[in-house]
Predicted 3D model of a 75-nucleotide RNA (transfer RNA) from a Halobacteriovoraceae bacterium. The source organism's lineage runs through Bacteria, Pseudomonadati, Bdellovibrionota, Bacteriovoracia and Halobacteriovoraceae. Rfam family: tRNA. It is annotated as a transfer RNA.
RNA sequence: AGGGUCGUAGCUCAGUGGUAGAGCACUACGUUGACAUCGUAGUGGUCGGCAGUUCGAUCCUGCCCGGCCCUACCA
Numbered sequence: 001a002g003g004g005u006c007g008u009a010g011c012u013c014a015g016u017g018g019u020a021g022a023g024c025a026c027u028a029c030g031u032u033g034a035c036a037u038c039g040u041a042g043u044g045g046u047c048g049g050c051a052g053u054u055c056g057a058u059c060c061u062g063c064c065c066g067g068c069c070c071u072a073c074c075a
Base pairs, nucleotide, nucleotide: 001071002070003069004068005067006066007065010024011023012022013021018055026042027041028040029039030038048064049063050062051061052060
């Protein structure tokens, strides 16, 4: 330098055009003498960034940024 793949909640991930979700974690309450477990409720997201397509974009297209892999070059 070229190609591939990935980027969504604090973490691991789902979501292939029509109101963004699960598990774990966190908070509160219940339960306990206390802790843990368990139950109920809740908090938490500019969906990596900018533009484009569309009535409508997490989703499709282009560029950029970042992680990983492969190839090439140099040594």